A computed fold for a 73-nucleotide RNA from Guillardia theta, annotated as transfer RNA.
Taxonomically the source falls in Guillardia (Eukaryota, Cryptophyceae, Pyrenomonadales, Geminigeraceae).
Rfam family: tRNA. Rfam describes the family as follows. Transfer RNA (tRNA) molecules are approximately 80 nucleotides in length. The family's RNA type in Rfam is transfer RNA. Gene Ontology term of the family: triplet codon-amino acid adaptor activity.

[in-house]
């Protein structure tokens, strides 16, 4: 060069036949203790990698470029 898979909250990752996106850890408060820890209850939380397309309507479906990661010569 070519082919193939992934990109989603501060981190791991969910999100199915297209209908305004969540869990878990964290991270703040509080309760509980003499204190921390550990448990409990609340609470923060996304330009869904980038530009475009189709569509009333895109995380999802097409095309681009990226970045990672195999792979083939």
């Nucleotide at each position: 060069a070519c082919c193939u898979a992934u990109c989603u909250a501060g981190c791991u990752c969910a999100g199915u036949u297209g209908g305004u996106a969540g869990a878990g850890c964290g991270u703040c408060a509080g309760a509980c203790u003499c204190u921390u820890a550990a448990u409990c209850u609340g609470u923060u939380g996304g330009u869904c990698g980038u530009g475009g397309g189709u569509u009333c309507g895109a995380u999802u479906c097409c095309c681009u470029c990226g970045a990672u990661a195999g792979g083939u010569g």
A source record names the gene tRNA-Lys. The sequence is in RNAcentral, with records from ENA.